Model confidence (mean pLDDT): 83 of 100. Large-subunit ribosomal RNA, domain I from a Bacteroidales bacterium, 531 nucleotides, folded computationally.
[in-house]
Context: one part of a larger RNA
Order: sequence, then structure tokens, then C1' cells
RNA sequence: GGCGUAUGGCGGAUGCCUUGGCUCUCAGAGGCGAUGAAGGACGUGAUAAGCUGCGAUAAGCUACGAUAAGGUGCAAAUAACCUUUGAGUCGUAGAUUUCCGAAUGGGGCAACCUAAUACAUUGAAGAUGUAUUGCCGAAAGGCGCUAACCCGGCGAACUGAAACAUCUAAGUAACCGGAGGAAGAGAAAACAAUAGUGAUUCCCUAAGUAGUGGCGAGCGAAACGGGAAUAGCCCAAACCAUUAAUGUUUCGGCAUUAAUGGGGUUGUAGGACUGUAACGUGGACUAUAAUUUAAUAAUAGAAUCUUUUGGAAAGAAGAGCCAUAGAAGGUGAUAGCCCUGUAGAUGAAAUUAAAUUAUUACCUAACAGUAUCCUGAGUAGCACGGAACACGUGAAAUUCUGUGUGAAUCUGCCAGAACCAUCUGGUAAGGCUAAAUACUACUGAGAGACCGAUAGUGAACUAGUACCGUGAGGGAAAGGUGAAAAGAACCCUGAACAAGGGAGUGAAAUAGAACCUGAAACCGUACGCCU
Repeated sequence: GGCGUAUGGCGGAUGCCUUGGCUCUCAGAGGCGAUGAAGGACGUGAUAAGCUGCGAUAAGCUACGAUAAGGUGCAAAUAACCUUUGAGUCGUAGAUUUCCGAAUGGGGCAACCUAAUACAUUGAAGAUGUAUUGCCGAAAGGCGCUAACCCGGCGAACUGAAACAUCUAAGUAACCGGAGGAAGAGAAAACAAUAGUGAUUCCCUAAGUAGUGGCGAGCGAAACGGGAAUAGCCCAAACCAUUAAUGUUUCGGCAUUAAUGGGGUUGUAGGACUGUAACGUGGACUAUAAUUUAAUAAUAGAAUCUUUUGGAAAGAAGAGCCAUAGAAGGUGAUAGCCCUGUAGAUGAAAUUAAAUUAUUACCUAACAGUAUCCUGAGUAGCACGGAACACGUGAAAUUCUGUGUGAAUCUGCCAGAACCAUCUGGUAAGGCUAAAUACUACUGAGAGACCGAUAGUGAACUAGUACCGUGAGGGAAAGGUGAAAAGAACCCUGAACAAGGGAGUGAAAUAGAACCUGAAACCGUACGCCU
């Protein structure tokens, strides 16, 4: 020096575990904010660095209700206290709630500086305290924040086309505005085709079809049919009335305009108008009250013992019991019957939600006649330029509109994919509308052929922390003694508050806090063999 055996160190793999994650399901909630939010700064404890809570009333104050013998958070120990005259804990409703922040008296390098007016501190100066003083809006109110979903505005490029320009990516991303618990759409100037349907939305299908397309790459419907859910309405106008102003007047009025009220709302055209008839029916529901149910604390809640192994019984053996409860978790190993619970049952002073009932606000009706009147105008259409439609201008209908032009008035007008005729369907140029649909930052209950500490969230731990960066921003590592601290009194070695050896605890200390298991690399020690 090598090999082997044994035994250690170092190291932290593996196994086991789970406080944390991930993905879903059902239900709730779908907002918070000038009554000052979200988010922070600074404080606040007997001692107090961090987290949590709270706000100068500061780990808290009050009332009501529930529970309760213990309590002073994470977090042990000490001190000092509270507490059956009910502390503490839980729920409901209040009080307090510094400073910054939309931040709002003015300013400002956020958490700071500084002012005016009124009042107070006996008067003055000064200081302090309380209240008010932002912008927009006639007022009500608005402003800021918030995960996704929704509507609108604006709007790329990489990329694909095996290059690239039309095209694609994509009306995507980003940015901006706005709203709601959903949003948007919506009661036919719709589809269809000689037969019919009857608002919208969503799903399946039709269908990768018809189409579109440097007819390349690609893009890509609709109706019918089958389902989910269903719900329909209100104005403008004609006409009538009132009021006001203006004009005119023979002072009787008349006309115009405006406002308000009545009336009226559709395609088998309807309404006004004229005549006849009716005073009730229903509704998609404003407010109040009552009742019921539910939510936000809770209450009781069945049934097991012995022997044995063991440190410990829930294991094994024996003999029982409950079950509308054999979900789950814990307890010194694996417990229906030990504990917390579970099934089923019961329960609210206070607040909230829903449903029902009663009253009520609001809305709501017929028949006949057809002379006249009304039925949404810089609109429809057209031309040019663009855009949306699956459809790239095409034979291009339909929809929107920047510029220009510009109708008809029910014997009217629009559509049915250029256009024309016939026929059919509808009634534009005003508005509202639940449900079926989309989403989940948040709350509760539950699930998983999801992960198990290099995994699963970046984060199981003081985690968006430490740390890095001028900044935007980037961004970790780090879990496990034991059933119970019983966390090693005392002695010895030692300079020792290091470390170790005894002793003691414990089932175990090679479980000793650098603590479960403890692989490998790497480093030793002892012995054997070889050189």
C1' cells in the first nucleotide's frame, strides 16, 4: 500500500409520517368605499425581536345570547393579576378606531409640513384642543379598490404560408372606458318556400358540409331537426283637456308654441274618430305587517368487560352489547361500544335572507262602422371611401357609417343573396324585459386510481420573508427527540458557559436536543491475509 472482516465518523439518500398544497363537486356570496375602502406606516403587552390581534378606550371597551371552571394568543418559564357577584371562550349588535392612502383646507420627497373661519383654554402674543373648508353635478349622487367572467373603444408582432407582399396569427395579446351578479341579446321591416314556424340565449346535430380562399396556407357558416329554459311589455303620434307665453280680435273668442294629464301601441293591419256595451278580471310586485323556513353561537346524543403479550392494548384469546350512529380524528401499537364526534332530534335575546298570506303603490279589457286623421326623416335608399357579416368586391344580397345626395306615407314601405315580375313573409328609422348561459378573489360542506418536503403553491417553518438589483424586477434555503420533558439532579476529566466519562430518566439515549429511519461517495480504528 492492497484485499477482507468487524466497528465508527461524516453525510442526509431511502422508508414511514403530515400541519401544506393541487384539481374538482354541491351550496352560499358575488362586492368594499367620502359614515373614509383596499393596502400600509407608527404604535399597543409586567418583561417583547418576529407573527397574530387591536388603535391613545390600543392581544382590547359595552349590551344581549350561548357555553363555562378555569383564564392572561403563537409561546415554554417567572412575576403580578382576573374568576360561580360568571372570568375566559363562541355568536349577534354597538363604541373606540392615531397617521398615510380616492385622500378631499393648502402643500409635499406617502405615513410629514402648514393655513383660514368659529368656539374653548380668564384678556393679549404664542401654543394647544374641537368642528368646518376637495373637484364634478341642478340635486340625488359620483371619484378609489377588486380574481375571473361580460360589453364597448383602440389594436400589434413573432408565427404559418416550408421565402414573401393579399392572406394567416387575430379582432388574439397589450392598453383604455363601462357595468352586473351575471353581462350582452331579445318580442320579427325574422326564417322559410307553395308546406309551415313563431322573441332571445345556451347545448347536441346539421358539418369540417354549403361556401370562401395568392381557390395557396388556411378560414368556415345557416336553416330544418333534437334538447335546456320559457314571458311578455312600455312609449312617440293622431284626438281630448288644463296651464303658461306669444300673435290677433268685432273682446265672444281664435291660432301658434311649450309643459302637464288623459288617450294609444299594431300587420288577419292597428289606433284616433262615431255608435253600442262594461266597472270587473288578471299580473312578471312597490311598501308595510304577520307567519313559516333557513343562516350566523349551541344542547343532549346508544353500546365492553376479563385474561394474555407488551413500556403502553385499541393487538391476540374469551364472553357480550349498540346501530336512523360501522363518516372521521384522537387516545402510549390496529377501538362501532375510552374521548371528540357521527345518525337522527332539539335550539336564538340579536341580525340577515327566502317563501307564503293580508292590505297597498303600479299596470291591464270588448263589438260594429271606415269619410277623414295618425303610425318614429336629414331617416330609408343611392353614389364614392371603408368596415362587419364563414363570404378577401366578387354577380354580392344583408348590417354599420366618413363625405355627398335624398324618398314614400297604408292604393304606403321593407325583405325573400345582383336586378325585374309574380307570389310569400313582415311593418324599419324609440325603449324595457326574468330563466336556461359564463366565471370564482371569497365562505361552508365534501371528494380524489392527485403530491408527500429536490414532490405538491415560489412559500407545510418569521415567505413574496432573507437576500440581490438605482429601479422595473428577481427571489431562496429551511418539516420529524419522546407516549410523556420524564430535556439528564449529583460526581469526575477539563481553563471552560466547550466537549466528554459516570450516575439518573426512559421500552429504547447508537431516541440527548447537530435528536425517527440513517443508503452511497469520502475519512478512520482493530484484526486477518498478501506485498
Rfam family: Bacterial large subunit ribosomal RNA. Its family is annotated with structural constituent of ribosome and ribosome in the Gene Ontology. The sequence was found in a public genome assembly. Taxonomically the source falls in Bacteroidales (Bacteria, Pseudomonadati, Bacteroidota, Bacteroidia).